This is a predicted structure of a 72-nucleotide RNA (transfer RNA) from a Bacillota bacterium. It matches the Rfam family "tRNA". Rfam classes the family as a transfer RNA. Its family is annotated with triplet codon-amino acid adaptor activity in the Gene Ontology. From the family's description: Transfer RNA (tRNA) molecules are approximately 80 nucleotides in length.
[in-house]
RNA sequence: AGGGGUGUCGCCAAGCGGUAAGGCACUAGACUUUGACUCUAGCACUCAAAGGUUCAAAUCCUUUCACCCCUG
Numbered sequence: 001a002g003g004g005g006u007g008u009c010g011c012c013a014a015g016c017g018g019u020a021a022g023g024c025a026c027u028a029g030a031c032u033u034u035g036a037c038u039c040u041a042g043c044a045c046u047c048a049a050a051g052g053u054u055c056a057a058a059u060c061c062u063u064u065c066a067c068c069c070c071u072g
Base pairs, nucleotide, nucleotide: 001071002070003069004068005067006066007065010024011023012022018055026042027041028040029039030038048064049063050062051061052060
């Protein structure tokens, strides 16, 4: 320098144009003498950033950023 991939909650991770599942962790409550276990509820709606297409974008397009791989 060229090509490819990944980027979603604190961590892991699903999500193929119709308003973001789940697990762990965390917070609150119930239970318990206390703790643990268990149960209930809550916790991202600026999805790496910006712009575009669309009635509607995490999803499609463009550019940029970070990391990984391949070629030289």